This is a predicted structure of a 159-nucleotide RNA (Lysine riboswitch aptamer) from a chicken gut metagenome. The prediction has a mean pLDDT of 80.
[in-house]
RNA sequence: GAUAGAGGCGCGGGCUUCAUCAGUAGCUUCCGGCAAGGCCAGGCAGCCGCCGGAGGUGAAAGGGGAGACCGCCGAAGCGGUGCAUGGUUGCCUGACUGUGCGCGGCUGGGCCGGAGGAGAAUAUCUUUCGGACUGUCACAGAUUUUGUGAAGCGCUAUC
Numbered sequence: 001g002a003u004a005g006a007g008g009c010g011c012g013g014g015c016u017u018c019a020u021c022a023g024u025a026g027c028u029u030c031c032g033g034c035a036a037g038g039c040c041a042g043g044c045a046g047c048c049g050c051c052g053g054a055g056g057u058g059a060a061a062g063g064g065g066a067g068a069c070c071g072c073c074g075a076a077g078c079g080g081u082g083c084a085u086g087g088u089u090g091c092c093u094g095a096c097u098g099u100g101c102g103c104g105g106c107u108g109g110g111c112c113g114g115a116g117g118a119g120a121a122u123a124u125c126u127u128u129c130g131g132a133c134u135g136u137c138a139c140a141g142a143u144u145u146u147g148u149g150a151a152g153c154g155c156u157a158u159c
Base pairs, nucleotide, nucleotide: 001159002158003157004156005155008073010072011071012070013069015067016066017065018064026057027056028055029054030053031052032051033050034049037048038047039046040094041093042092043091044090045089076107077106078105080103081102082101083100084099085098086097087096088095108134109133111131112130113129114128115127116126117125118124136150137149138148139147140146141145
C1' cells in the first nucleotide's frame, strides 16, 4: 500500500402498509365587527376584502410503527462554509426553509436520565452533560480476570 473482516436492540435507503397529523388547514353558509385592512418584513406594483363566532364538508406533507428487500461497519449523524437551485403573489433587499455537489471540523457503539433546540405531539430526531454497559488497542497487575488511559485517519487477518 492492497484485499477481507469484527463490534450489535449495529447504521442508513427507497417500496408497501398502518396509526397519528385532525375534525386541523382549505372550501362553503349565516351572523357580527373592521377599511390608514390583508398577502413572512420593507419599497414599488398587482391581486384580494380582512378578523371573530356558529354550522356543513373536509385533506396532505414532514415525522413515527411494522414487513420484506437493498446498501453497509465514519456504517452514519451533527455543525460550519462555498456554489447551484426550488418555495413563501411579481421585482429588489432581507428573513425563514427544502434539495444537490464540494471543503473542512466533532462523534467507537447502542441504552438510561437531566437540560436546550426542532416538532401537532408525551411520539421521534438532534446537541450537550452525566451514568452504567459493550467492543478495540496500550500500559500496569493478577491468573483468565482487575484497574487506568486513548480514539475509528482506529483495530484484526492475509498478501
Its Rfam family is "Lysine riboswitch aptamer". A reference for the family is Mandal et al. (2003), "Riboswitches Control Fundamental Biochemical Pathways in Bacillus subtilis and Other Bacteria", Cell. About the family: Riboswitches are metabolite binding domains within certain messenger RNAs that serve as precision sensors for their corresponding targets.